[in-house]
RNA sequence: AAUGUUUGACAGACAAUCGCUGGCAGUAAGGCUUGCCUUGCUGCGAGAGGAAAGUCCGGGCUCCAUAAGGCAGGAUGCUGGAUAACGUCCAGUCAACGCAAGUUGAAGGAAAGUGCCACAGAAAUGGACCGCCGAUGGCCGCUGAAGAAAUUUAGUGUGCACAGGCAAGGGUGGAACCGUGGUGUAAGAGACCACGAGGGAAUUGGGUGACUUCUUCCCUGGUAAACCCCAUCUGGAGCAAGACCUAAGAGGAACGCGGUAAGCUUCGAGCUUACAACUUUAGCCUGAGGUGCGUUCGGGUUGGUCGCUUGAGCUGUUUAGCAAUAAAUGGCCUAGAUAGAUGAUUGUCGCUUCAAUUGUGGGAGGGGAGACCCGAUUGUACCACAGGAAGUACAGAACCCGGCUUACGGCAAGCUUUCCAU
RNA sequence: UGGGGAUUAGCCAAGCGGUAAGGCAACGGACUUUGACUCCGUCAUCCUAGGUUCGAAUCCUUGAUCCCCAGCCA
Repeated sequence: AAUGUUUGACAGACAAUCGCUGGCAGUAAGGCUUGCCUUGCUGCGAGAGGAAAGUCCGGGCUCCAUAAGGCAGGAUGCUGGAUAACGUCCAGUCAACGCAAGUUGAAGGAAAGUGCCACAGAAAUGGACCGCCGAUGGCCGCUGAAGAAAUUUAGUGUGCACAGGCAAGGGUGGAACCGUGGUGUAAGAGACCACGAGGGAAUUGGGUGACUUCUUCCCUGGUAAACCCCAUCUGGAGCAAGACCUAAGAGGAACGCGGUAAGCUUCGAGCUUACAACUUUAGCCUGAGGUGCGUUCGGGUUGGUCGCUUGAGCUGUUUAGCAAUAAAUGGCCUAGAUAGAUGAUUGUCGCUUCAAUUGUGGGAGGGGAGACCCGAUUGUACCACAGGAAGUACAGAACCCGGCUUACGGCAAGCUUUCCAU
Repeated sequence: UGGGGAUUAGCCAAGCGGUAAGGCAACGGACUUUGACUCCGUCAUCCUAGGUUCGAAUCCUUGAUCCCCAGCCA
């Protein structure tokens, strides 16, 4: 210098003028319940983010039986820690990728069971196409023996390949019954042996643990982002939650239905009780609470106040910890709108770019990783100063927090690799 | 705010682990004197980016675009 990688902080600055939304103080008008409310004016001070976004997770808060029992369903899935909680974070283990710094990992179970593994291939988990063997049995040939003969029997064969045995080799495939070598056999095979790979159980040492290590025994296809099994967690809904105030004919009208049993009865589903039915914040069964049901036609409203911003808040120091983070202590108050404020203009400065650029001075070299490009004393490359022009990202709170993801601008620092110089 | 769904050629669409069917349109060719009809052929980044798997349109995760439904009686 280039390259890759990780981490961190920032999110243009200052001033003036004109506006917008809250707060506080003062003042004027109006209202009434007479000490408050509304509106206007004046002054002071405040006013978006790292993602405010997507709404993908988790929690607070609020309501529904203070959240009941069970099933189903859903989520998560190495270990230890952090935390209000998490699918997040920190530190580690193992695996994969990378020369490395480093990055990524839905990373429990395939030895509970089921399913699937297209095409090809003999076979995708109990299989045989080519091939090997044919010891044993069978057939055939030859020789001997017995018998009158049919035949029987003993032996024998580079015989056949009928029964049968094998899975070594060939070839297929992403994957072939764990691999290599030997023993063994008729031929072979984890059938047996040695070494090795992976997994399980027990064991020795280390570690809180994942894991690692020693020894022994047993086992050997893949797939769980296929069903499933195991462990842990899980009630539901959401600020249009929810509370209060105010208005109208308003939770209104019409029609239909109103089960079973018992009782009352004005004999009309008019009333009561039990069951049934329906319903109560998704499913099913219990349990608890509530209720006449259905269809059709309609009315009103996107009113006000609270919830609402003092909070797992921000920040300095110290301590503990590798760290995430926690504790102690000091300081600070920092938007609350409701169709939605937080803006606009001007000036000065900052940063970037300019082969669309002017002046003055310097100037023979300058730029690029490199190939190479531009330029040279008549000074046009390049540098400095002063000007000029253009640009200055993504994006806007809506109950509040912790994360994740996505969008996006330039800056700084650490580390890696390569090259050059000393 | 909550819930559900869709995205495959220019258009309509099938396919849910194993070569991306089909129709209309377009283009090329054949037939015809020419056109139409008919016949043959061609045309795919399966919304994007990652992952699981031997293999992904299909399964999982993230993002993008679009559509539908529900909610109030102070």